[in-house]
RNA sequence: AGAGUUUGAUCCUGGCUCAGGAUGAACGUUGGCGGUGUGCCUAAUACAUGCAAGUCGAACGAAGAGCACGAAGUAGCAAUACAUUGUGUUUCUUAGUGGCGAACGGGUGAGUAACGCGUUGGUAACCUGCCCCGAAGUGGGGGAUAACAGUUCGAAAGAACUGCUAAUACCCCAUGUUAUCAUAGAGAUUAGAUGCUCAAUGAUCAAAGGAUUUAUUCGCUUCGGGAGGGGCCUGCGUCCCAUCAGCUAGUUGGUAGGGUAAUGGCCUACCAAGGCUAUGACGGGUAGGGGACCUGAGAGGGUGGCCCCCCACAAUGGAACUGAAACACGGUCCAUACACCUACGGGUGGCAGCAGUAGGGAAUAUUGGUAAUGGGCGAAAGCCUGAACCAGCAACACCGCGUGUGCGAUGAAGGCCUUCGGGUUGUAAAGCACUUUUCGGGAGGAUGAGAAAGGACAGUACUCCUGGAAUAAGUCUCGGCUAACUACGUGCCAGCAGCCGCGGUAAAACGUAGGAGGCGAACGUUAUCCGGAUUUACUGGGCGUAAAGCGCGUGCAGGUGGUUUGGUAAGUUGGGCGUGAAAGCUCCCGGCUCAACUGGGAGAGGUCGUUCAAGACUGCCGGACUAGAGGAUGGUAGAGGGAGGUGGAAUUCCGGGUGUAGCGGUGGAAUGCGCAGAUAUCCGGAGGAACACCAGUGGCGAAGGCGGCCUCCUGGACCAUUCCUGACACUCAGACGCGAAAGCUAGGGUAGCAAACGGGAUUAGAGACCCCGGUAGUCCUAGCCGUAAACGAUGUAGACUUGGUGUCGGUGGUUUAAUAUCCAUCGGUAUCGAAGCUAACGCGAUAAGUCUACCGCCUGGGGACUACGGCCGCAAGGUUAAAACUCAAAGGAAUUGACGGGACCCCGCACAAGCAGCGGAGCGUGUGGUUUAAUUCGACGCAACGCGAAGAACCUUACCUGGGCUUGACAUCCCGAGAAUUUUCUGGAAACGGAGAAGUGCCUCAACCGAGGAGCUUGGAGACAGGUGCUGCAUGGCUGUCGUCAGCUCGUGUCGUGAGAUGUUGGGUUAAGUCCCGCAACGAGCGCAACCCUCGCCUUUAGUUGCCAUCAUUAAGUUGGGCACUCUAAAGGGACUGCCGGUGUCAAACCGGAGGAAGGUGGGGAUGACGUCAAGUCCUCAUGGCCUUUAUGUCCAGGGCUACACACGUACUACAAUGGUCGGUACAAAGGGCAGCGACCUUGCGAGAGGGAGCGAAUCCCAUAAAGCCGAUCUCAGUCCGGAUCGGAGUCUGCAACUCGACUCCGUAAAGUUGGAAUCGCUAGUAAUCGUGGAUCAGCAUGCCACGGUGAAUACGUUCCCGGGCCUUGUACACACCGCCCGUCACACCACGAAAGUCGGUUGUACCAGAAGUUGCCGGGCUAACCCAAAAGGGGGGCAGGCACCCAAGGUAUGGCUGGUAAUUGGGGUGAAGUCGUAACAAGGUA
Repeated sequence: AGAGUUUGAUCCUGGCUCAGGAUGAACGUUGGCGGUGUGCCUAAUACAUGCAAGUCGAACGAAGAGCACGAAGUAGCAAUACAUUGUGUUUCUUAGUGGCGAACGGGUGAGUAACGCGUUGGUAACCUGCCCCGAAGUGGGGGAUAACAGUUCGAAAGAACUGCUAAUACCCCAUGUUAUCAUAGAGAUUAGAUGCUCAAUGAUCAAAGGAUUUAUUCGCUUCGGGAGGGGCCUGCGUCCCAUCAGCUAGUUGGUAGGGUAAUGGCCUACCAAGGCUAUGACGGGUAGGGGACCUGAGAGGGUGGCCCCCCACAAUGGAACUGAAACACGGUCCAUACACCUACGGGUGGCAGCAGUAGGGAAUAUUGGUAAUGGGCGAAAGCCUGAACCAGCAACACCGCGUGUGCGAUGAAGGCCUUCGGGUUGUAAAGCACUUUUCGGGAGGAUGAGAAAGGACAGUACUCCUGGAAUAAGUCUCGGCUAACUACGUGCCAGCAGCCGCGGUAAAACGUAGGAGGCGAACGUUAUCCGGAUUUACUGGGCGUAAAGCGCGUGCAGGUGGUUUGGUAAGUUGGGCGUGAAAGCUCCCGGCUCAACUGGGAGAGGUCGUUCAAGACUGCCGGACUAGAGGAUGGUAGAGGGAGGUGGAAUUCCGGGUGUAGCGGUGGAAUGCGCAGAUAUCCGGAGGAACACCAGUGGCGAAGGCGGCCUCCUGGACCAUUCCUGACACUCAGACGCGAAAGCUAGGGUAGCAAACGGGAUUAGAGACCCCGGUAGUCCUAGCCGUAAACGAUGUAGACUUGGUGUCGGUGGUUUAAUAUCCAUCGGUAUCGAAGCUAACGCGAUAAGUCUACCGCCUGGGGACUACGGCCGCAAGGUUAAAACUCAAAGGAAUUGACGGGACCCCGCACAAGCAGCGGAGCGUGUGGUUUAAUUCGACGCAACGCGAAGAACCUUACCUGGGCUUGACAUCCCGAGAAUUUUCUGGAAACGGAGAAGUGCCUCAACCGAGGAGCUUGGAGACAGGUGCUGCAUGGCUGUCGUCAGCUCGUGUCGUGAGAUGUUGGGUUAAGUCCCGCAACGAGCGCAACCCUCGCCUUUAGUUGCCAUCAUUAAGUUGGGCACUCUAAAGGGACUGCCGGUGUCAAACCGGAGGAAGGUGGGGAUGACGUCAAGUCCUCAUGGCCUUUAUGUCCAGGGCUACACACGUACUACAAUGGUCGGUACAAAGGGCAGCGACCUUGCGAGAGGGAGCGAAUCCCAUAAAGCCGAUCUCAGUCCGGAUCGGAGUCUGCAACUCGACUCCGUAAAGUUGGAAUCGCUAGUAAUCGUGGAUCAGCAUGCCACGGUGAAUACGUUCCCGGGCCUUGUACACACCGCCCGUCACACCACGAAAGUCGGUUGUACCAGAAGUUGCCGGGCUAACCCAAAAGGGGGGCAGGCACCCAAGGUAUGGCUGGUAAUUGGGGUGAAGUCGUAACAAGGUA
């Protein structure tokens, strides 16, 4: 620091996702040790049990125990023992009174959006126990009460009464430093003066004692000061929602009083009517705040667990008491809920203290110990302390250590892979040597502890000895991002997945294994936060087309503001001082062996406070200016607006005339109108609406918009003059106004047009497009509505920045007789372009350039221009405007293709013009279908269908039935036997068996027996053979097709951010990307053409088997002779737009001509670019993988491939006279031939048969060519046409013609009389027609391939059909139009809205009620302290009790807000191949 993902590819926009860090975590797998930390995030749910706040006998009485002393008693001689009693006690215990503490410490985060917290100040408005310092005191007296005893009530908890007693408990008096109050003063500080200070007078107010060694000491009272702590006030900061916009009656202020430590509506009475709010009041939601923590380059964003500070709370709600401090976690009272005890009368309780339990939950520990530290009490010893320190549990986190080290190649075994050679695991192991951190055993053993004793941790840390490699490795991943690859299994299944996406038989993506990579006592996953994300943009984004400029204006608040000068010092800048707790963070230095951890020092951290200074800029105050803005004067143009008049053309209607059968309308029609007289035409009239030509990227207006002419009223703009004001300006949230069309209300009007509607067509349908009608509406008046692709998809205002051209309105100048023209300038409007900008397209002084000011708006697509709520509206609806859910895209611009019922140009038997066919018949053949045991398989638009098959009776043959074989019919290796081979009999359909006979070869050694080898046969075991089994979508090769179409590319350069473009486009031309010219291109390659073969002319060479002009000869080129000719077969020549004329750009080329056998590629063939169709072929062959192995292999017999209601393709033969039949007669080419062609002879009607010459062929044979020509006959008919079918008789091939061959003869004689829609071929030696040959082949072509004979017609032309090429255009297509894609309906699932209702939560209002408690009043009942009296009694004060205000829970009624749920209902989203249509994308077929 980036990466993946939209596309065929590209650039951009934009979202989603990943890599990093972090955590109080949890889950999965695994787990050796130690140190340091951390550990209920959920139910502020409920809690059993134990503990968490006591202490003081030196405040007090009392009781008990002990001890000491004494007394008398009993027992005893006595010592002594026992019981009783008294006194004392520096002994011990403690229920009570009293004091201090219990308001700290500890927990939790429910509430709280607040002066709660943070920070800064203030307190002149305050308090402060214990502690410290200072000053002054501590005198005298009194009455009670608990404990205790007794009585009573109660189950208990507890309570009541009577009696006794003490104090540092309580009360009174005195003293009064001081304090407080009153009176009237003085002084300082201060923004301000009193409650500050000073002094005077008067009034009021204190105290407690204990211990003692008698030195003192601890206390107590009053006052002043301090320290520390606290209360209150205050500027600033402190979350989300405006779909919360208005809130407020103690409310805001004043006066007086009350209350408090203290200010204050804090409370009360009275008076006034204020106070808060767009700088967000009020309301709702959420939340303890901070130091800090995580992340980040930072700015920020997120968080507030542990530790520290503050706040709040203590089952829920309320209340006060005590006290220095509480409205009090382990206090009180009341109410409520819950739980427990109960004798049913009544009581008790509060773990959000530490442990622990239940519950909840993904989830969070022990009912442990007490030395130190801190705290409370105490004079102290000491006691208490779940604070604290330790230990226990947990890999929860961070840090550290270890699981060994070295050597060790035969690269062991095993595993895995393999191209079978090997590779890898891998120096890894084994083995040898060594070490002992850790671990086990043993021994020693701390610091933490002070003058002594006292150690929970702990026999721990640590140290030494000893033993032995011993006790110790996993987890995730391996398609890309992202480091790491193979095999097998699986077969869109099972599964994976963070995103893109993998899986449908060769998966590096699933599962397993081997290997590898990462991290390592951990590793992954999940969750959450920041980052990446400049994806909310302050730093640091945008708005023409990607999301985004309000439809337009006026304009308050707000923001911003021209030139100059003086002042000020708020902003701003700099310095000083204060503060920003500690911890944390950064740096430095230390301590634990290191580190984590921890100690010390320094630094950093701010919208902070204060002070001093500066004076540029901004602000503020004052003065001046004129360039902004406005006014004045004089002109100008204009569909600017409103009102009232007025004009002609046209449509329609009405009346009349003429006139007759149609008119109208369309692609074509029909509906419609018309003989009751239309249309057409003429005259007249009525009425409404709109204003042709002028008219123009012309004008005006803010926009919407504005168009005949005239008049009136009225807004704005421009130009010129440079006279006036003197910044008066710009923008503008809210607000207000205007605002096309349609629509609405009321009233008019209505000619034309025309939603809805009716009819006619079209169509599969036609709710449309087309046609005939036609109502709202369109028009006017008044009022609503307030939206549009209200668009320049471009907010307003201002400044600056090369130019060209046009046009509108002015002005000045030049010029002219006058215009025009030209020059300059101001204001509009348009176009092309520089720089610059932009993703590109494009914009370009009218900016989308460079800047300034202000406003509006955007933040992935869908859901959604939607729901709910609010506001507006008569309604329609408008405006504001979400979420759940869902997708990984949606989108912009441009590129290359493909496509278009887009455009241009061009070509082709593509059409047209012709000829002959096919489609109808019969038959042949192939296919589909059907049938079958099988009818083997493949080929399916062109480009399957007389195709593979150049030839299925057996074989072929792959299929079926049946019979056999299992190392096999075939190949290689091993072992045994045997020569090979020939042959007989027998079972069987054969294959295959059974039984015999003959035969012993060849080579080497040995040369006696014998042994070995090659080849062959046979038997055996296993490796293996075999497969026309599957996959042509795993492949090679070959082939078809577009297409013999003219195209397809590359290098360098150039252009473009890029995909790409250029070249290859353009102008001509060609059969051609053929050639020429031009050109940011210049060249090149594969194609085209040419080179090759063949035919056409000539020459040369060569003449046998070929030929014969001349000579001779014959029946005959038969023979002699010859090689001139034909021919044969080899080499050459020839044709190149070369020549002439014209056209053409001085070109290429075209047209015409000459010559020539041939003329513009001379005819034909071979030759098939880059590629397309997952085209065809695994059944030619080859081949990966899979499958099969007594069968899917192999052998054999028979059958089938030849079936037959039918359909299609392709041929043949015909339907006849251009013909059939009969007779005669003429002329080819190219081929083939030895298991062959076979002359000739004989024979048969014939197919053929029997003999058989010649010929391996320019020699012989196949082999008569046929149409043609010359005659004859038939005479238009189902025929002397046609020949199917069937019957009979034969021939040939072959082992064999039944299924199932061909041919011959005789007989039979079907359909068919030229073929519907549709459709094929052919442009010249072609079509048509005629015969001939060959391959295959034993036999079997109407097929295929080839050959020659005869031999036409037509082409105006390119509008149309089909196919193709170039260029261009549109595109939402790229699997590329057989594309893409929309909506309803049906089904399933999901979330949401509405909904009669229903159930909650929260909050308001009104009323009722009113516990405890404070306060006030009463207080006739009761009453120790003080006073009078000192006897009773009275007074003062107090208490019980009562009343009143306030008030919690509660109740009743009625609202607001919010949530759950609901029959039904609404749309939305998603889903596999559902249904119906085809709306959009091309002119998408009606833009």
This is a predicted structure of a 1487-nucleotide RNA (small-subunit ribosomal RNA) from an uncultured bacterium.
RNAcentral holds the sequence, with entries from ENA and SILVA.